[in-house]
RNA sequence: AAAGGGCAAACCGCCGGUGACGGCGGGACGCAAAGCUCCGGGCCUCAACGCCACGAAAUGGCGGAGGCGGCCGAGCUACCGAA
Numbered sequence: 001a002a003a004g005g006g007c008a009a010a011c012c013g014c015c016g017g018u019g020a021c022g023g024c025g026g027g028a029c030g031c032a033a034a035g036c037u038c039c040g041g042g043c044c045u046c047a048a049c050g051c052c053a054c055g056a057a058a059u060g061g062c063g064g065a066g067g068c069g070g071c072c073g074a075g076c077u078a079c080c081g082a083a
Base pairs, nucleotide, nucleotide: 006031007030011026012025013024014023015022016021029070035076036075037074039073040072041071042068043067044066045065046064049063050062051061052060053059
């Protein structure tokens, strides 16, 4: 290269969540790991809790918690096959 295929973005519907977002169905932008895992980095969210600012509240910031594996790295696994 080929063969058999696989996954499924945006968007739409229903459901869950404060939210980021997730699940199911439709749908295909793409993906040779777009399979799995928050271990490192990055980005996103903020209801409760803690701290700070302010004159209480409101509001804002930080912590912390949560999310994204189709942001990157890392780890593990994986079909075919010229090689």
Model confidence (mean pLDDT): 86 of 100.
Predicted 3D model of an 83-nucleotide RNA (c-di-GMP-I riboswitch aptamer) from a soil metagenome.
Its Rfam family is "c-di-GMP-I riboswitch aptamer". Its family is annotated with cyclic-di-GMP binding in the Gene Ontology.
The model forms 95% of the base pairs in the Rfam consensus.